[in-house]
């Protein structure tokens, strides 16, 4: 300086807020509830929702290699990774997306 499967997909965490559930509060009078709006996430709740390149695990995939056995096989290997500000989505945030961006190193 240039090049890379530095791959994908799922589940999951950390995080993260308020559309739903849910709790709390108000309307608010009443004997006391429930039902309805509205307000509260400084409201954190193993509900649900979002969620990692620089977090986990699987699976597949790639690479190398092995074989009486040529497979839908084994086996090994997939490293490394400091990072703003600013903007985007969704009801909203955000270790999501822009982006392994700028920038340092």
């Nucleotide at each position: 300086u240039u090049g890379a499967a530095a791959g994908u997909u799922u589940u999951c965490u950390a995080g993260g807020g308020u559309u739903c559930c849910g709790u709390g509060g108000u309307u608010a009078a009443u004997a006391g509830a429930a039902a309805a709006a509205c307000c509260a996430g400084u409201c954190u709740g193993c509900g649900a929702c979002c969620g990692a390149g620089a977090g986990a695990a699987a699976a597949c995939g790639c690479a190398c290699a092995g074989c009486c056995g040529c497979g839908u096989c084994u086996g090994u290997g997939u490293a490394c990774a400091c990072g703003g500000a600013g903007g985007g989505a969704c009801a909203a945030a955000a270790g999501c997306c822009c982006g392994g961006g700028a920038g340092g190193a």

The RNA shown here (Guanidine-I riboswitch aptamer) has 105 nucleotides and comes from Anoxybacillus tepidamans PS2. The coordinates come from a structure-prediction model, not an experiment, and the mean pLDDT is 79.